[in-house]
Context: one part of a larger RNA
Formats: sequence, C1' cells, structure tokens
RNA sequence: UCCAGCGAGUUAGUCGUGUACGGCGAGGUUAAGCCUUUACGAGGUGGAGCCGAAGCGAAAGCGAGUCUGAAUAGGGCGAUUUGAGUCGUAUGCGCUAGACCCGAAACUAAGUGAUCUAACCAUGGUCAGGGUGAAGCCUUCCGAAAGGCGGGUGGAGGCCUGAACAGGUCAGAGCUGCAAAUCUGUCUGAUGAACUGUGGUUAGCGGUAAUAUGCCAAUCGAACUUAGUGAUAGCUGGUUCUCCUCGAAAUAGCUUUAGGGCUAGCGUCGCAAUUUAACCCGUGGGGGUAGAGCACUGAUUGAGUUCGGGGCCCGAAAGGGUACCCAAUUCAGUUAAACUCCGAAUACCGCGGUGUACAUUGCGGCAGUCACAACCAGGGGGCUAAGCUCCUGUGUUGGAAAGGGAAACAGCCCAGAUCGUCAGAUAAGGUCCCUAAAUUCCAUCUAAGUGGGAAAGGAGGUGUAUUUUCUUAAACAGCUAGGAGGUUGGCUUAGAGGCAGCCAUCCUUUAAAAAGUGCGUAAUAGCUUACUAGUCGAGAGAAUAUGCGCCGAAAAUGUAACGGGGCUAAGAUGGAUACCGAAGCUGCGAUUUUGUCGUCUCUACGGAGUCGACAAGAGGUAGAGGAGCGUUCUAUGCGUUUCCGCCACAUGGUGGAACAACGCUGUGAAGGUGACCCGUAAGGAGUCGCUGGAGCGCAUAGAAGUGAGAAUGCUGGA
Repeated sequence: UCCAGCGAGUUAGUCGUGUACGGCGAGGUUAAGCCUUUACGAGGUGGAGCCGAAGCGAAAGCGAGUCUGAAUAGGGCGAUUUGAGUCGUAUGCGCUAGACCCGAAACUAAGUGAUCUAACCAUGGUCAGGGUGAAGCCUUCCGAAAGGCGGGUGGAGGCCUGAACAGGUCAGAGCUGCAAAUCUGUCUGAUGAACUGUGGUUAGCGGUAAUAUGCCAAUCGAACUUAGUGAUAGCUGGUUCUCCUCGAAAUAGCUUUAGGGCUAGCGUCGCAAUUUAACCCGUGGGGGUAGAGCACUGAUUGAGUUCGGGGCCCGAAAGGGUACCCAAUUCAGUUAAACUCCGAAUACCGCGGUGUACAUUGCGGCAGUCACAACCAGGGGGCUAAGCUCCUGUGUUGGAAAGGGAAACAGCCCAGAUCGUCAGAUAAGGUCCCUAAAUUCCAUCUAAGUGGGAAAGGAGGUGUAUUUUCUUAAACAGCUAGGAGGUUGGCUUAGAGGCAGCCAUCCUUUAAAAAGUGCGUAAUAGCUUACUAGUCGAGAGAAUAUGCGCCGAAAAUGUAACGGGGCUAAGAUGGAUACCGAAGCUGCGAUUUUGUCGUCUCUACGGAGUCGACAAGAGGUAGAGGAGCGUUCUAUGCGUUUCCGCCACAUGGUGGAACAACGCUGUGAAGGUGACCCGUAAGGAGUCGCUGGAGCGCAUAGAAGUGAGAAUGCUGGA
C1' cells in the first nucleotide's frame, strides 16, 4: 500500500411535548397482587392510583367565580358565547442516564517494584612492569653546643609513566545498525574520595542524590499495575443502501462571550385564514443626501476704505508721510463629514386600483446557520496602497452551479444541467492555420510588430480641424552685394576700441546699417547677425485643439508582456451583411412532481386509488419532508387435478367440494461464475452451461447487533 472480516443516533423511564393511526368518550385507564392456561407468553380479575370534566388565592379558604381591597369600586386571573378528553401502537424532538463512535494530558485509591540505577550496611576479591625517592634511622666532616653540609639506608605520596581494570575526550563509521547508544582510532584515571563479586536496607504526597531535576527495571517536574472509568473534552477525526419534493446561513441582540451558546432572522413540514404579498399604475406624505450655494458657523486669495498699533523719515512739539501688521467694512474670487439661503433622482411610509405565485399572514413540529469570498456602486480606516480592513445596497455571482467565453483561471461575461436525440435558430465571444465559422464589403488611420505592459517629461513622426502674420506693390529659404560717419560714446581699467562691468543709447550720410546678435583678440584686428538692394517667382511662417504613433523602458532555468504559428492586416476607428457558437431557447420522444379537469374502481362518505388531458415545474451543500430496496431473526400461509358458482374473457381471478404425493432441494440447496432479461435507482425473477456439496425460499405482518471507502480505525492475510 492493497484485500477480506469487524466498526458509530441505541436502550430505559407508569418522564415531557408533538404527529399519524386505533379503542372508548364527559369520561378514559388500570399498577402491584391474585386466578386460569397450550406457562419467559396469553386470557381473566384487581379502580388503589393517574389524567380530564372549575377556577382563584402564598395559604386558611371560597367557588362560576375568586384574589387584592374599607369597598357592593376599579383591576388581575377565570366562567359565559356550548364543550374533548383519555388509554394504547408507531414515530419526530427534548430531559435524565456513558446516550452516535474513537481519542487526552490529568485526578484519586489500593497495590507491585532498588535483579537496572542512586546512596548506605555486612562480608570477600583485584590493581603487570618501570620511575621519583618524603619522614625516620646510620654515618664522614664542621661546630662549645644547638645543629648544619654531604654520603648511605629507608620506602612516603588522593606522586609520575604505563597494561589489566574503570571511564568515555576528539574524530570517523554506524543511523530499516552488529547494537532501542554499538564499532575503530585517539584519549583520561590507574594505591585511591580506586575498582569489583555476593548478601542486605531506603518506595512514589516517597526514596536516593560530591544538584544533572539526575536516578528509582529501555518509563521520571513526580515509577509501574489494577480499580474509580465508558473520568471529562464548548476540541480534531469518523459516522455505512436508493430515488423523489423543497431548500438555507455565515446577520442582530445578549453572553468570563468572541472557532461555544440562547432568542430572533433565513429553510422545511402540518393546520388555519383565503387575495391579504411582490411588481405595476394613480394619489398623498415627511426628509436634508448627491448637487449647488456662501445667507449663518468656520477656513481662504487679491484690491480698496477706515479705527488701532509696531518700524522708518520730516518735525522742538502737535502733527504729517510711508512698499509693515492686526481688526472691521466694501468689491471681486475660492472652500467644508461634524456649514446651509437652497435642494433632487432613488429609497421609504399611508391610501385606492390592478394582480395571483408551493405568494402573504397566524399558530404548531423539526432544523441547520452565527469563520464568509470576490466583483459592481456609495463611503470610513490606510498611502483616494494591498488578492488590505470595516460598513451600506433586503446589488450580483460563488458558497450550494454544471455548460459556453475569458489560453489555463470558485467569486468576471453569457447562461441556470429531469432523461434521450448523428434536428433547428441563437447569447457572450468569435470567423488566416492550430480551431467550428468572412483571407467578407465600404471609408479612414497606424509603420511603431504599435497592436501584444507603464508615468512625469521630451521630440520639425504623421493625419485632421481652427486661428493668425507676411506675400505678384514679389513674401520665406538660397545666392550676389552693402552693413557706413561723429566714435576708440562716457565711466571704469594696466588695457576696455560695438561685444569684462556701470551709465547713457543721441546725431549724421543713406536703399540700409544697433552707442551693436553671436564667435573672436592682451587690447585692436578678423568673421557674422539685425537691417537694405539685386536675383529668383508662389506660397511662406507662427500658434491652438485633436486622432494614431516615437523615446523615456534594467532581473534573475529558456523565447516568456498576442495561447502558439504567424500577421502590415490576420492591427486601430466608424459602418454593413453573412456565418460559427452553450447542457440557455425551439422541434420530436420519454420519466416524474404539484395543481385543475375528466374517467373508472373502492369507500368507514371524510376520502383513497387507476387511466387520460391541460398548465406550471424537476442544479443543489447544511437541512426539512416523502416513497422504497436489501440483510438477520420471529409468526402465519404455501400442493395438484377434477367438478360447480360468480367476475373478466386470449391466459386468468375468486368462493365451495373431492384427493393427499401438503413451497424448493443429492434427479444437487446456499454461494461463485458466463450469457440473456426486468426496474428511474437501491436491486430483482427466470432459463441454460460450468463450479459447489447441504441446506434454502416466496407472500403478508412483526422485531432489529440492518447496509462502509475513508476514523494516522481494529483483527487477519498478501
């Protein structure tokens, strides 16, 4: 990992509350016990008790009333308008119990452990070899002595080196190992606080510990075993057959509450009301949003006037002047979620009308939901950041929705899948090839592969529109020529001559020529421009708006910023006509649900069912409701032929009588397997063949240890 088997809403309560059916009914019903019996059962008996028929009050109590109260008042709860209960069976849900199943870490009690290990006690054992050479003792010499130097002897030491032994420093190997801690090399201690055998002691609210929270049997911040025990788990996981109808929520309030709950909201089922809902039309309302405005409250720009004030100037002072400031005011211009002289569209509410859907409303049973997501629009927070966050819209879709498009792509666009169909017309989106359908038509643009990623900013790219200036009295560009004199203007300066800088910027000759546009020189010089004439001969220049383009443009495996090929249209804009294109729509056929109508059958007259027509439906998670299939067991029945009666008439159904071989089975059960068949499905009948070798069905009821693919499920196997 796979296969097989096992594996999860059960049972109980004289509990509660609904629903369906049944008995009896102003009543209903027995419990224990007892009796009978075909004896784990059934029948009878048993009226104790319980519920109901009367309530009110805390109660005494009173009673169609009662309580409060001083009250005959008022008020509360009842009665009245006639009224239904109760006991069963099944089933939904609740409560109490382990209560759908598995799962803690823990807590408590009683015990078992010191054969591992910690410490201690008792009694034993072990430590090759080599080295160093303490005290003490002997002694030469020295010394008055004490004693000292030296030599010898001696053999101390938590001494040195190093095997056994004990340890475990570093590295490598090993890491489904040789091994649930090892191996190899290296290393430490090795007469000591050394190592070690055997026996013993200390026990979990504890022991032991040269303390590491270490060790106490591969287990230790409190061992292990059993019991309480199915501890508890607002948490995670799992929860087994089919079909049909409807179909949510991720919100509000409260919560030691926030991943849990309760009530409401939204779903479903039943009963009742029976047109009341939505939508639309008409009509009547309130509003202070969008917008707008500045009349208020604030913010705010410029100008003017004026009071007051600071600086400076004039002045002896008074006062006057002034490029300053503040305030008020006038004019003009802006601005606001917490401004409003104004003020929509929508939305909301009332009334009238229209309207009729598994719509609305009320009551009751049962839920699920309380983590929401993206997109669109209006906002708050944030950076007018986020696939960000928080609201609003009874917004859209996903959630719970498949199909087509967007290359791929829950939330975008189109569109809501009952089933079948080798039919048709369409939506979004497309029509050169991949790839179904136009290499379609008309007009224009783009040259950038723009299209097919991006800003500020930049540019004689190019198209269109508009404004304006000059121009046959000759424009613009080019070419030829001139571009002068006073003068080197004055100042400054070493110099300043048009051309460092400052001031001024006149006059004359002229067709025209600056107190000089730029280059240049140390300063001059030189070149050039403005300006003028000639030549030439028809447009030239300056702007504005706008369409499409260009630059700006750097990223990590590989083109890689059209899905690809490729495209100059197969790109862009406007227009036109075709076609393709979905599970949407239509055609044809079929199934099913609900409603209406009809038909027939049955009827406890409430209704139930058969068949048919028409209409509207049939995506679906949580969930509600309905109908079925299958498994095990229990009870009852099971045949065949003939005759007769009734119904239908192709067979058959039903009742009675007779018979006795009284469902199938060694003349081969269940199970397995192959083929055919029936049912929408779970599933099912039969026949034939093979296998198998002993039990097993069908119908109607009943009862459940009743359905597996998931639980790091359990057991076994491969």
About this RNA:
Large-subunit ribosomal RNA, domain II from a Candidatus Dojkabacteria bacterium, 718 nucleotides, folded computationally. Its Rfam family is "Bacterial large subunit ribosomal RNA". The coordinates come from a structure-prediction model, not an experiment, and the mean pLDDT is 81. The organism belongs to Candidatus Dojkabacteria, within Bacteria.